[in-house]
This is a predicted structure of a 75-nucleotide RNA (transfer RNA) from uncultured Lactobacillus sp. Its Rfam family is "tRNA". The prediction has a mean pLDDT of 82.
RNA sequence: UGCUCCAUAGCGUAAUGGUAGCGCGGGUGACUGUUAAUCACUAGGUUACUGGUUCGAGUCCAGUUGGAGCAGCCA
Repeated sequence: UGCUCCAUAGCGUAAUGGUAGCGCGGGUGACUGUUAAUCACUAGGUUACUGGUUCGAGUCCAGUUGGAGCAGCCA
């Protein structure tokens, strides 16, 4: 320097271009000798960033940033 892949809630991850969800974790309550477990309810999202396409973008396109990998160049 080029190419490929990845970036979504605190963590791990899903989502055919059409309401952004699940598990764990957090909060509240129930349950009980106590804790844990269990059950119910609940909060939590700039879908990395900037634009574009589209009636509509997490998803498609371009660029940027960060990370991983491969190749190349110099020494």

Taxonomically the source falls in Lactobacillus (Bacteria, Bacillota, Lactobacillales, Lactobacillaceae). The sequence was found in a public genome assembly.